[in-house]
Molecule: c-di-AMP riboswitch aptamer (ydaO/yuaA leader)
Organism: uncultured bacterium
RNA sequence: ACGGUUAACACGCCUAAUCGUCGGGCUCUCUCGCCUGACGAACCGGGGACCCACAGCACGUGGGGCGAAUCACCGGGUCGAGUAAUCGACUCGGAGUAGGGCACCUCUUCUGGCCCGAGCCCGUCAGCUAACCCGGUCGGCGACGAGAGGAGUUAUU
Numbered sequence: 001a002c003g004g005u006u007a008a009c010a011c012g013c014c015u016a017a018u019c020g021u022c023g024g025g026c027u028c029u030c031u032c033g034c035c036u037g038a039c040g041a042a043c044c045g046g047g048g049a050c051c052c053a054c055a056g057c058a059c060g061u062g063g064g065g066c067g068a069a070u071c072a073c074c075g076g077g078u079c080g081a082g083u084a085a086u087c088g089a090c091u092c093g094g095a096g097u098a099g100g101g102c103a104c105c106u107c108u109u110c111u112g113g114c115c116c117g118a119g120c121c122c123g124u125c126a127g128c129u130a131a132c133c134c135g136g137u138c139g140g141c142g143a144c145g146a147g148a149g150g151a152g153u154u155a156u157u
Stems, first nucleotide, its partner, number of pairs: 011142004018041009042137006052127001062125001063122004071096001073094009099116004105152007
C1' cells in the first nucleotide's frame, strides 16, 4: 500500500414494523446506552350495515387472509388413476412473466444497469361496508453507491 474478517458508533436500504412521555432495572456513580412495564402519537392489517354486487346447473383438490411475490412453459425424480394413450399430485432444476425494489429532504419524468418475483397464516368461516370491534410495530441487509430534468418543503446567508 492492497485485500479479507470481527466489533462499535454514525449514515443508508427492504418492510407497517417508528417516535415520544413516565416508572423500574443493568453499569462503581453520573451521562450515554441497553432491558422491561404502562401510556400516548404515528403507520399498517383484519372483522363489521343500508345501498350495490353475487344468486341457476354440473364438475372439482371447500373457502379466505398477509405479501410485489402471480401466471404459464421445458426437463428430471417419486407417487396415484388407467388395458393403454395419457391425466393428476408432490419435489428438484432451467429459462420466462404479471408485479415489486435500488443512497443522504419529499414526490415525480426520461434513459441505463443490478436485484426480487418468496414464505406464512385462519380453520369450514368472512363480497363491498358508515358507526363500531380486534390485532401488529418483526425480521433481514449495505459500503462514494448510474446519469439528466421538473415541482415542492426546510435550513442558512